The RNA shown here (transfer RNA) has 72 nucleotides and comes from an Endomicrobiales bacterium. The coordinates come from a structure-prediction model, not an experiment, and the mean pLDDT is 83. It was read from a public genome assembly. Rfam family: tRNA. Taxonomically the source falls in Endomicrobiales (Bacteria, Pseudomonadati, Elusimicrobiota, Endomicrobiia).

């Protein structure tokens, strides 16, 4: 330098162009002498940055930045 895959919540990861979710984790409550576990509630996201399409974009298109791989 080329070329694949990937970037979403504190961590792992879903997510047919139409209202951003799940499991752990967290905080309150319940439930025990107490702790765990167990149940209920809850808070938590400029959807890697920037533009472009579109009534509408986490998704489509270019552009870049980061991370594994792979080719030179």
């Nucleotide at each position: 330098g080329g070329g694949u895959a990937g970037u979403u919540a504190g961590c792992u990861c879903a997510g047919c162009g139409g209202a951003a979710g799940a499991g752990c984790a967290c905080a309150u409550c319940c439930c025990u002498u107490a702790c765990a576990a167990g149940g209920a509630u809850g808070g938590g996201g400029u959807c890697g940055c920037a533009g472009g399409u579109u009534c509408g974009a986490g998704c489509c298109c270019u552009g870049c930045a980061c991370u594994a791989c792979c080719c030179a």